[in-house]
This is a predicted structure of a 73-nucleotide RNA (transfer RNA) from a Chloroflexota bacterium. Model confidence (mean pLDDT): 80 of 100. Its Rfam family is "tRNA". Rfam classes the family as a transfer RNA.
RNA sequence: GGCGGUGUAGCCCAACGGCAGAGGCAGCUGACUUAAAAUCAGUACAGUGUGGGUUCGAAUCCCACCACCGCUA
Numbered sequence: 001g002g003c004g005g006u007g008u009a010g011c012c013c014a015a016c017g018g019c020a021g022a023g024g025c026a027g028c029u030g031a032c033u034u035a036a037a038a039u040c041a042g043u044a045c046a047g048u049g050u051g052g053g054u055u056c057g058a059a060u061c062c063c064a065c066c067a068c069c070g071c072u073a
Stems, first nucleotide, its partner, number of pairs: 001072007010025003018056001027043005049065005
């Protein structure tokens, strides 16, 4: 250089083009406890790598770019 893959919350990980995005861990608050851990209950946190395009509607499709991974030369 060429080809392919991945990018969604602090971390991990879902989401057929259709309700502004599910769940787990972590966090916070409370219950329990002498106190903690564990357990239980509640609760906040994202607009999907960046910029465009298509569409009534885009995390999803298309283009360019960025980062990372793999293959290849």